[in-house]
RNA sequence: CUCUUAUUACGAGAGGUGGAGGGACUGGCCCGAUGAAACCCAGCAACCAACUUUUACCAAAAAGGAAAGGUGCUAAUUCCUGCAAACAUUCGUUUGAAAAAUAAGAG
Repeated sequence: CUCUUAUUACGAGAGGUGGAGGGACUGGCCCGAUGAAACCCAGCAACCAACUUUUACCAAAAAGGAAAGGUGCUAAUUCCUGCAAACAUUCGUUUGAAAAAUAAGAG
């Protein structure tokens, strides 16, 4: 980097360093010197691992609680939107894709 599967309406800092940018991309709309990115600490969650129970009893599957391990996350629904369908037809609404992010597995 590509593929497969799952999830994406919940949750989480007036902390320290740092100094101008950031919210993937498009078009919007926002956040930011009452201090962005990044790093540290703190916290949230519980995908994997680990643990318990049950089924199977080789492999594995389901449920559960905990959070010391591997990740992840901590403005706004994945901030809205980009394609399609239905409804409404003045703005639009709803649903499903696509794209993106994360986890696990494979190449």
Record summary: The RNA shown here (SAM riboswitch aptamer (S box leader)) has 107 nucleotides and comes from Saliterribacillus persicus. The sequence was found by an Rfam model in a public genome assembly. The model forms 97% of the base pairs in the Rfam consensus. NCBI's taxonomy places the organism under Bacteria, Bacillati, Bacillota, Bacillaceae, Saliterribacillus.